The RNA shown here (transfer RNA) has 84 nucleotides and comes from a bacterium.
RNA sequence: GCCGCAGUGGCGGAAUUGGCAUACGCGCACGGUUCAGAACCGUGUCCCAGCAAUGGGGUAGAGGUUCAACUCCUCUCUGUGGCA
Numbered sequence: 001g002c003c004g005c006a007g008u009g010g011c012g013g014a015a016u017u018g019g020c021a022u023a024c025g026c027g028c029a030c031g032g033u034u035c036a037g038a039a040c041c042g043u044g045u046c047c048c049a050g051c052a053a054u055g056g057g058g059u060a061g062a063g064g065u066u067c068a069a070c071u072c073c074u075c076u077c078u079g080u081g082g083c084a
Base pairs, nucleotide, nucleotide: 001083002082003081004080005079006078007077010026011025012024019067027045028044029043030042031041032040046057047056048055049054060076061075062074063073064072
């Protein structure tokens, strides 16, 4: 240099015929249980605004297509595999 694959909450990882983003697990916080703890059970756990109801933003970055994009197209960045 050429050709692929991948990038989603703190971590792993779903959501792909384009139609509710973060299901599920781990971790963490609080509570229950216990003499105390582990284990187990319950609730919560992306960000901003708000007393709340709720609203807005967010899928590596920037554009494009579309009524609608994590998903399709283009460029860039990062990691990784192959070829030379």
It matches the Rfam family "tRNA". Rfam's curators write: Transfer RNA (tRNA) molecules are approximately 80 nucleotides in length. The prediction has a mean pLDDT of 80.